The part of an RNA shown here (large-subunit ribosomal RNA, domain I) has 572 nucleotides and comes from Bifidobacterium aemilianum. The RNAcentral record of the full RNA draws on Rfam. The prediction has a mean pLDDT of 81.
[in-house]
Context: one part of a larger RNA
RNA sequence: GGCGUAUGGUGGAUGCCUUGGCAGACAGUACCGAUGAAAGACGUAGCAGGCUGCGAUAAGCCUCGGGGAGCCGUCAAGCUGGCUUUGAUCCGAGGAUUUCUGAAUGGGGAGACCCGCCGUCCGUCAUGGGGCGGCACCGCACUUGUGCGGGGGGUACGCAGGGAAGUGAAACAUCUCAGUACCUGCAGGAGAAGAUAUUCCGUGAGUAGUGGCGAGCGAAAGCGGAUCAGGCUAAACCGGCCGCGUGUGAUAGCCGUCAGGCGUUGCGCGAUCGGUGUCGUGGGAACGAGCAUCCGGCCUCUGACGGGGCCGGCGGAAGUCAUAAAGUGGCGUGUUAGACGAACGGGAUUGAAUUCCCGGCCGAAGAGGGUGAUGGCCCCGUAGUCGGACAUGCGCCGCCUUCCGGUCUUGUCUCCCAAGUAGCACGGGACUCGAGGAAUCCCGUGUGAAUCCGCCCAGACCGUUGGGUAAGCCUAAAUAUAACUGUCUGACCGAUAGCGAACGAGUACCGUGAGGGAAAGGUGAAAAGCACCCCGGGAGGGGAGUGAAAUAGUUUCUGAAACCAUGCGCUU
Numbered sequence: 001g002g003c004g005u006a007u008g009g010u011g012g013a014u015g016c017c018u019u020g021g022c023a024g025a026c027a028g029u030a031c032c033g034a035u036g037a038a039a040g041a042c043g044u045a046g047c048a049g050g051c052u053g054c055g056a057u058a059a060g061c062c063u064c065g066g067g068g069a070g071c072c073g074u075c076a077a078g079c080u081g082g083c084u085u086u087g088a089u090c091c092g093a094g095g096a097u098u099u100c101u102g103a104a105u106g107g108g109g110a111g112a113c114c115c116g117c118c119g120u121c122c123g124u125c126a127u128g129g130g131g132c133g134g135c136a137c138c139g140c141a142c143u144u145g146u147g148c149g150g151g152g153g154g155u156a157c158g159c160a161g162g163g164a165a166g167u168g169a170a171a172c173a174u175c176u177c178a179g180u181a182c183c184u185g186c187a188g189g190a191g192a193a194g195a196u197a198u199u200c201c202g203u204g205a206g207u208a209g210u211g212g213c214g215a216g217c218g219a220a221a222g223c224g225g226a227u228c229a230g231g232c233u234a235a236a237c238c239g240g241c242c243g244c245g246u247g248u249g250a251u252a253g254c255c256g257u258c259a260g261g262c263g264u265u266g267c268g269c270g271a272u273c274g275g276u277g278u279c280g281u282g283g284g285a286a287c288g289a290g291c292a293u294c295c296g297g298c299c300u301c302u303g304a305c306g307g308g309g310c311c312g313g314c315g316g317a318a319g320u321c322a323u324a325a326a327g328u329g330g331c332g333u334g335u336u337a338g339a340c341g342a343a344c345g346g347g348a349u350u351g352a353a354u355u356c357c358c359g360g361c362c363g364a365a366g367a368g369g370g371u372g373a374u375g376g377c378c379c380c381g382u383a384g385u386c387g388g389a390c391a392u393g394c395g396c397c398g399c400c401u402u403c404c405g406g407u408c409u410u411g412u413c414u415c416c417c418a419a420g421u422a423g424c425a426c427g428g429g430a431c432u433c434g435a436g437g438a439a440u441c442c443c444g445u446g447u448g449a450a451u452c453c454g455c456c457c458a459g460a461c462c463g464u465u466g467g468g469u470a471a472g473c474c475u476a477a478a479u480a481u482a483a484c485u486g487u488c489u490g491a492c493c494g495a496u497a498g499c500g501a502a503c504g505a506g507u508a509c510c511g512u513g514a515g516g517g518a519a520a521g522g523u524g525a526a527a528a529g530c531a532c533c534c535c536g537g538g539a540g541g542g543g544a545g546u547g548a549a550a551u552a553g554u555u556u557c558u559g560a561a562a563c564c565a566u567g568c569g570c571u572u
Base pairs, nucleotide, nucleotide: 001571002570003569004568005567006566007565008564009563015557016522017521020493021492022490023489024488025487026486027485028484029482030481031153032152039101040100041099042055043054044053046079047078049075050074051073061095062094063093064092065091066090070083071082072081106115107114108113116135117134118133119132120131121130122129137150138149139148140147141146142145157188158186159185160184161183162182168175172212199226200225201224202223203222209217210216230474231473232472233418237275238274239273240272242270243269244268245267246266252265253262254261255306256305257304258303259302260301280452282417283416284415285414286412287411288410289409290408291406294313295312296311297310298309299308300307314405315404316403317402318401319400327399328398329397330396331395332394333393334392335391338386339385340384344359345358346357347356348355360377361376362366368380369379370378423447424446425445426444427443428442429441430440433459454469455468456467457466458465509516510515529556532543533542534541535540
């Protein structure tokens, strides 16, 4: 020196554990913001660094409810000083306060800073100073200086405007990926779409189709379910009001008849308001005809009759989260704190009993967790039952609100039924449809109809036949999603795993910046965390003591290997 072996050191694998994650299910909830959000800065405790809470009323203030003996958050103990059965701490509900930045909004600005003006109050002899309130811009409306609204944020979901490429086609160009990713705008608890309702799921069906007929892409009707809901305008016609034009001297007009009276009130066009009206077995208007018509009052240029209009009663119908819109009272049932809640003892071993032995008990409760080992009966709970001031969800009833009481039938010479629209041409896009025989739907440019004897569609086009009624608006539910709250589950992970993050983690650190982004869990049942003595400057160690254990000593459970050291054996 090597090999072997034993004992240690180093190191932190492995085992066990879990406060943290991951995935899913169900239920709830679903917007916040100029009444200043989300997100932050800085403060705030007697001593106060981080986290948490809070905001100059600053680990808190007030009220109500719960609860019942201790409390003054946590890492993290201590000192000091307090509070509390006159009910504290704590939990829930509703309020108050809420610096500065931030849409940030008096002006500025390199965010948390600087500088103003107006009103008012305090202070000063006075100026400077201080407190409180107000002062941004844009849109709409009107009484033109007021009112209402907007702005920004939000995990995913929605709609719209833009819009790739890697890839696949075994290359590649049409095609595909894909109207995907991504960017932008906007909205909401859903959104979008929607009256022939629309939508979603299953099926139809990988079918019909489409396709360098390659790769691929890929319906619909129908059927079965989920959920169900329908409304309002434009126009024709009537009336009010305004404007412009026109009209005449009694002609027009003032509901009809008769008699009287009025004197431009008329007619045409336009704007606006109210009534009417809303459909495809076509509907409506106007003008006729028929049938029907609750009661009372008022009006109609005057009087009578007839007709018409308005108001009230009475009867009926509906309703606040669609179709109008405020609430309010009661009852029931939930939510946001809670309350009650069964049943065990002895012995053995042990540091410790939940283990073992013996004998019992409860169960509408043998889910789970904790307790010095494995506990139905020790503790918290669990099944079950009960409760509630304030606030709030849902349901029902009343007050209340709204509507109706010609929703009627019938006839037709007449009038209306959404216009730079439909259609067409050219150029694009969407549909299963890649220009194809290419209908249908949507855009751009140009052209440009008809009004029910109309117009559109039924896949070029024409005829027949059938279906529908465009060019105005609104509309819950079934549907999508899950940041947030609660409960539960796992042939999910168990600290190089599982979120990047089990721990002061989007932290430390890196980067000018956009951005990138860690490592790091475990003494013990309990600190009982080694008083005291000895060596040493200390570190550290040896005794002693605690503990079941100290080779459990805070570099702390277990403690593998590499690597290092020492003893012994063999060998050179």
Lineage of the source: Bacteria > Bacillati > Actinomycetota > Bifidobacteriaceae > Bifidobacterium.